SAM riboswitch aptamer (S box leader) from Bacteroidetes bacterium UBA7692, 124 nucleotides, folded computationally. The sequence was found by an Rfam model in a public genome assembly. It matches the Rfam family "SAM riboswitch aptamer (S box leader)". From the family's description: The SAM riboswitch is found upstream of a number of genes which code for proteins involved in methionine or cysteine biosynthesis in Gram-positive bacteria. Taxonomically the source falls in Bacteroidota (Bacteria, Pseudomonadati). The coordinates come from a structure-prediction model, not an experiment, and the mean pLDDT is 80.

[in-house]
RNA sequence: GAUUUAUCAAGAAGAAGCGAGAGUACAGGCUUUAUGACCUUCUGACAACCGUUCGGGCAAAUGAAAAUUGCCGGAAAAAGGUGCCAACUCCUGCUCAAACUAUAUGGUUUGAGAAAGAUGAAUU
Numbered sequence: 001g002a003u004u005u006a007u008c009a010a011g012a013a014g015a016a017g018c019g020a021g022a023g024u025a026c027a028g029g030c031u032u033u034a035u036g037a038c039c040u041u042c043u044g045a046c047a048a049c050c051g052u053u054c055g056g057g058c059a060a061a062u063g064a065a066a067a068u069u070g071c072c073g074g075a076a077a078a079a080g081g082u083g084c085c086a087a088c089u090c091c092u093g094c095u096c097a098a099a100c101u102a103u104a105u106g107g108u109u110u111g112a113g114a115a116a117g118a119u120g121a122a123u124u
Base pairs, nucleotide, nucleotide: 001124002123003122004121005120006119007118008117013043014042015041016040017039021032022031023030026093027092028091029090044085046083049081050080052076053075054074056072057071058070059069061068062067089116094113095112096111097110098109099108100107101106
């Protein structure tokens, strides 16, 4: 980098440094930023994907049983690996449906889905 899969309306600070944009493809908006954003470092939080601990259930094989392996689901903690600490993934772009509107196939709003994106895990 690619593929698969789960989640994405919740949550979470301060200090120092830097010095102009930033909001993770593009575009249009909108918000934010010299009252110093973004980013870097330190400390501290948030969260629970992997992992840790403790229960429960199911399936197959071995076994007298306990137990081992695999899967599903629950609880706890936050030492480990990640992630993350403005705004719904800030909103929209594509499809479908409904309502309203204009009197003409357009506009507005709402909902659902898809695509894209982000993060974790597995494989490569």